[in-house]
Context: one part of a larger RNA
Molecule: small-subunit ribosomal RNA, 5' domain
Organism: Runella limosa DSM 17973
RNA sequence: GGAUGAACGCUAGCGGCAGGCCUAAUACAUGCAAGACUAGGGGGCAGCAAUGUCACCGUCGCACGGGUGCGUAACGCGUAUGCAACCUACCUAUCACAGGGGGAUAGCCUUUGGAAACAGGGAUUAAUACCGCAUGAUACUAUUGGAUAGCAUUAUUUAAUAGUUAAAGAUUUAUUGGUGAUAGAUGGGCAUGCGUCUGAUUAGUUAGAUGGUGGGGUAACGGCCUACCAUGACGAUGAUCAGUAGGGGGCGUCAGAGCGUGGUCCCCCACACUGGCACUGAGAUACGGGCCAGACUCCUACGGGAGGCAGCAGUAGGGAAUAUUGGGCAAUGGAUGCAAGUCUGACCCAGCCAUGCCGCGUGCAGGAAGAAGGUCCUCUGGAUUGUAAACUGCUUUUUUGGGGGAAGAAGAGACAUCUUGCGAGGUGUUGUGACGGUACCCUAAGAAUAAGCCACGGCUAACUACGUGCCAGCAGCCGCGGUAAUACGUAGGUGGCAAGCGUUGUCC
Numbered sequence: 001g002g003a004u005g006a007a008c009g010c011u012a013g014c015g016g017c018a019g020g021c022c023u024a025a026u027a028c029a030u031g032c033a034a035g036a037c038u039a040g041g042g043g044g045c046a047g048c049a050a051u052g053u054c055a056c057c058g059u060c061g062c063a064c065g066g067g068u069g070c071g072u073a074a075c076g077c078g079u080a081u082g083c084a085a086c087c088u089a090c091c092u093a094u095c096a097c098a099g100g101g102g103g104a105u106a107g108c109c110u111u112u113g114g115a116a117a118c119a120g121g122g123a124u125u126a127a128u129a130c131c132g133c134a135u136g137a138u139a140c141u142a143u144u145g146g147a148u149a150g151c152a153u154u155a156u157u158u159a160a161u162a163g164u165u166a167a168a169g170a171u172u173u174a175u176u177g178g179u180g181a182u183a184g185a186u187g188g189g190c191a192u193g194c195g196u197c198u199g200a201u202u203a204g205u206u207a208g209a210u211g212g213u214g215g216g217g218u219a220a221c222g223g224c225c226u227a228c229c230a231u232g233a234c235g236a237u238g239a240u241c242a243g244u245a246g247g248g249g250g251c252g253u254c255a256g257a258g259c260g261u262g263g264u265c266c267c268c269c270a271c272a273c274u275g276g277c278a279c280u281g282a283g284a285u286a287c288g289g290g291c292c293a294g295a296c297u298c299c300u301a302c303g304g305g306a307g308g309c310a311g312c313a314g315u316a317g318g319g320a321a322u323a324u325u326g327g328g329c330a331a332u333g334g335a336u337g338c339a340a341g342u343c344u345g346a347c348c349c350a351g352c353c354a355u356g357c358c359g360c361g362u363g364c365a366g367g368a369a370g371a372a373g374g375u376c377c378u379c380u381g382g383a384u385u386g387u388a389a390a391c392u393g394c395u396u397u398u399u400u401g402g403g404g405g406a407a408g409a410a411g412a413g414a415c416a417u418c419u420u421g422c423g424a425g426g427u428g429u430u431g432u433g434a435c436g437g438u439a440c441c442c443u444a445a446g447a448a449u450a451a452g453c454c455a456c457g458g459c460u461a462a463c464u465a466c467g468u469g470c471c472a473g474c475a476g477c478c479g480c481g482g483u484a485a486u487a488c489g490u491a492g493g494u495g496g497c498a499a500g501c502g503u504u505g506u507c508c
Stems, first nucleotide, its partner, number of pairs: 001508004006504005013360006019353002021318001026316003030313003035060003040057002043054004067271003076196008086188002091184007099133001101131002109122005139164011169176002197243003204234003209231008246268004250261004273294005296307004324350001326349003332346001333344004363394004373385005399445006408435001413430007452497005457478003463492005473480002
């Protein structure tokens, strides 16, 4: 000098864009943050009905989005490869299929227990819920034969035989959904090379440990697990142990090399009160699901129950320190639904804070009696403040008042109409804004509403007077102060930066 998620002191007019718990992964009152579908189903309630609504069964979603950085020195991350060892709901394309039955159960009704949370019994009922049967291959399993290829196990393809496995309907008749298979797309899983902090005042470490065989398990390879067998495996090219730490794209600095850093935004990982466990599912070992144990908090009729803000706000605490218990789904995106729509603290906006960056303003021109006042001096006077002020003319960014007033909106749907075998598509009308009466524009008035902070011994731009007298004090370094202090305090003047200025912390 540059930089900063900064803090502190003094000061403060406006706007745009960004940023805002770095500490206690401490504890949390309250509200909201994930629901949707009645075009799957039977019911309850309201209603004359149309219809509406409510819970329940069912389906899809809740594995996304959002938060945090505890743990992790690891195939966690980065980069480059491989899978002849794998999975993939919704979406796209193609092929084939959907025959015929059954028994339950929630709800409703009834009854019992309980303070509650909730739980039990009986009767009855439906489905795209559940379960057999039929059909079935380019699927899967087993056996046999051929062809081609390679990368070791083998891979691809073809033929035959045997066995196994499926389905669901709805409707306003336009459609839409269901089952099996193949391929794609998307998303993931696994493996490997290389890279990835400090300490040797950590030198030896290791028994599922290293390898093999059989078996099990997984979507899949594998000591992943297990039985048996062998005795290996790692290590001064630093094993093991200990400490510290999420990684990267990036960011800061620097001529570069390097050094430091990983906040905001994007990608990956890990976590969701602490520890463990599985269930469901295409996908989780699941933040706002479940079970067990623990700590803590709350309710209780003492028998027993309820809870998890590292989501958005907000509270307490900690701290030098970090914001509103705001508006809206109008846009973008997501879930669901045929759709209308519903939900969405994602998101879009607004509020607070000079926290940062950028921009604008606080006037402009003329004006010498060089006014008054202040300060200094060699004191009838001079110098300086200083064209500064007054005064004259001008302007109106900004300010205040009045008036107008957006873009962001494309749609979807509805109606009309045209094209089309269907699906679908085109055109026109209508139609939707939280921000916000905001931005912006026009107009009127009037210099009107708007300057501070630090420094002035040298480094380092900027000097005098008074006070003080090694005192009070200053100080980044050198050093100032003991009676003329340009170094302390005040004043005048001057210099620097400016809605900021200075100090402190940290990095280069």